[in-house]
């Protein structure tokens, strides 16, 4: 890197007789933030600050809510 399999959430309203835009309600499984036990330092030392520190947890910044595309993870090669 190449096959395959892969989910959740509104074809939602508006405005526009040239629009690409707003609203407002959802989703977690590209990214990406945050946390735990370990750990390891100091110190006024049997406790207290500091530093690292995981996810499919959480957040919902990005992203996505027909189809397409994209997809964490999974198997082959």
């Nucleotide at each position: 890197c190449u096959c395959u399999g892969g989910a959740g959430a509104g074809a939602c309203u508006c405005g526009a007789u040239u629009u690409g835009g707003a609203g407002c309600g959802c989703c977690g499984a590209a990214g990406g933030g945050g946390c735990a036990a370990a750990a390891g330092c100091g110190g006024u030392u049997u406790u207290c600050g500091c530093u690292u520190a995981a996810a499919a947890c959480u957040c919902u910044c990005a992203g996505g809510c027909a189809a397409a595309a994209g997809g964490a993870c999974a198997g082959a090669g």
Predicted 3D model of a 77-nucleotide RNA (Glycine riboswitch aptamer) from Thermincola ferriacetica. The coordinates come from a structure-prediction model, not an experiment, and the mean pLDDT is 82. Its Rfam family is "Glycine riboswitch aptamer". Its family is annotated with glycine biosynthetic process in the Gene Ontology.